RNA sequence: CACAACUAAAUUCUUAAGUCUGCCAACGCGGGGAACCCAGUCAACUUGGGGUGAAUCCGGGUCAACCCCGGUAGGGUCACUUUUGGAACCCGAACCCGUCAGCUAACCCCGUCGGAAUUCCCAAAGCCCUU
Numbered sequence: 001c002a003c004a005a006c007u008a009a010a011u012u013c014u015u016a017a018g019u020c021u022g023c024c025a026a027c028g029c030g031g032g033g034a035a036c037c038c039a040g041u042c043a044a045c046u047u048g049g050g051g052u053g054a055a056u057c058c059g060g061g062u063c064a065a066c067c068c069c070g071g072u073a074g075g076g077u078c079a080c081u082u083u084u085g086g087a088a089c090c091c092g093a094a095c096c097c098g099u100c101a102g103c104u105a106a107c108c109c110c111g112u113c114g115g116a117a118u119u120c121c122c123a124a125a126g127c128c129c130u131u
Stems, first nucleotide, its partner, number of pairs: 011117004018027002028112006038102001048100001049097004057071005074091004080126004085121003
């Protein structure tokens, strides 16, 4: 001098996952169940069905499971915030309920984890600062 690791704090991104705080509680954000009406109108007792989530589907490796490869619906990306258009890069998982759930007001129940340090251009609106 450079690189890497660890610790603390701050900033930022993903996510509903933040504020307060020692915890609890509360507020905020998010999810599920649950009437009339509406929708559906067939059946099944096995091809079960359903939920959170962007994460679904197709082809191939192979006859199949695991696994792998390619693509894809869809999702995300740094500096005031939101949005339009373009390019580039990344993700395209995992888990839960337990035979049961359409929508759904009252009402009832639940979560507030985890992970990360990742970008450029054009345009519009708002806000702030300066003159």
The RNA shown here (c-di-AMP riboswitch aptamer (ydaO/yuaA leader)) has 131 nucleotides and comes from a Chloroflexota bacterium. It matches the Rfam family "c-di-AMP riboswitch aptamer (ydaO/yuaA leader)". Rfam 15.1 lists 7,607 matches to the family in 2,262 species. It was read from a public genome assembly, where an Rfam model found it. The model forms 92% of the base pairs in the Rfam consensus.